[in-house]
RNA sequence: UAUUUCCUUCGGGGCAGGGUGAAAUUCCCUACCGGCGGUGAUGAGGGCUUUGUUCCCUCUCAGUCCGUGACCCGGUUUCUGCAAUGAAAACGGUGGAUUUGGUGAAAUUCCAAAGCCGACAGUAUAGUCUGGAUGGGAGAAGGAAUGA
Numbered sequence: 001u002a003u004u005u006c007c008u009u010c011g012g013g014g015c016a017g018g019g020u021g022a023a024a025u026u027c028c029c030u031a032c033c034g035g036c037g038g039u040g041a042u043g044a045g046g047g048c049u050u051u052g053u054u055c056c057c058u059c060u061c062a063g064u065c066c067g068u069g070a071c072c073c074g075g076u077u078u079c080u081g082c083a084a085u086g087a088a089a090a091c092g093g094u095g096g097a098u099u100u101g102g103u104g105a106a107a108u109u110c111c112a113a114a115g116c117c118g119a120c121a122g123u124a125u126a127g128u129c130u131g132g133a134u135g136g137g138a139g140a141a142g143g144a145a146u147g148a
Base pairs, nucleotide, nucleotide: 001148004145005144006143007142008141009140010139017029018028019027031128032127033118034117035068036067037066038065043059044058045057046056047055048052063116064115072093073092074091076089077088078087079086098114099113100112101111102110120131121130122129
C1' cells in the first nucleotide's frame, strides 16, 4: 500500500426591478443559478547529482464532451399478509442543452462573443415559489477491522 467489511460526518444554487391582469416570483421585458466522478493546454505551490521549449509530485480548472445521481416507469427477488396491498434490495428503461472567432503542434475544456438547457405534483402556464423531502443520493473526508 492493494483487497474486503463496518462505523461516523459531510453531501444543490437561483426572479432584484418593471408590464398586463380579478388572479402570475408561472405569461411578457429583464434578472439570477449550475450536483457528483472522469478528461483537460488553466492557475498556484513544491521537488531534483538530472533544470526538462514537452521532467516528477500536490492542490485547482467543463451546466452544454464521456459517464453518473435526484425524479418517473418496469418487471424480478425477499419479507409481511388469506388476499389486495405495503416494505426492502439489486437490476433494466425513460429523461436536457454549443456554436463562431482567436492562440496553438494539439482546445466542444483556455481567451472573446453570441446562444442553448433544466424531473414530478400543486397553482394563471414555474430551472428559481410551495410540496413529496427532518427523505433519497452520485460521491467526498475521516476512522476501525481484515489481509497478501